[in-house]
RNA sequence: UGCUUAUCAAGAAAGACUGAGGGACAGGCCCGUAGACGUCUUGACAACCUAUUUUGCUCGCCAAAAAAAGGUGCCAACUCCUGUUUAGAUAAGAG
Numbered sequence: 001u002g003c004u005u006a007u008c009a010a011g012a013a014a015g016a017c018u019g020a021g022g023g024a025c026a027g028g029c030c031c032g033u034a035g036a037c038g039u040c041u042u043g044a045c046a047a048c049c050u051a052u053u054u055u056g057c058u059c060g061c062c063a064a065a066a067a068a069a070g071g072u073g074c075c076a077a078c079u080c081c082u083g084u085u086u087a088g089a090u091a092a093g094a095g
Base pairs, nucleotide, nucleotide: 001095003093004092005091006090007089008088013042014041015040016039017038021031022030023029025083026082027081028080043075045073048071049070050069052066053065054064055063056062057060079087
């Protein structure tokens, strides 16, 4: 970077730095100098993948449950709403 599959009505802080826009895009509607967005640090939330525990059974590394070490993700608003959203975001896989 495209493709495939799955999920998206739940949940989650503080400090420091910076300084005007930001919420993918369009239209709305919101957030923002009482400092948004972004970056860093610590912490939290979650359970997609790896490792682990228990149970079931068709005994496959299949399903359900638990925990949270590692890889991620994420911590305003139902993916903020609408746009046939054909879109967007996240994870995994083979390229």

The RNA shown here (SAM riboswitch aptamer (S box leader)) has 95 nucleotides and comes from a Bacteroidota bacterium. Lineage of the source: Bacteria > Pseudomonadati > Bacteroidota. Its mean pLDDT, the model's own confidence on a scale to 100, is 84.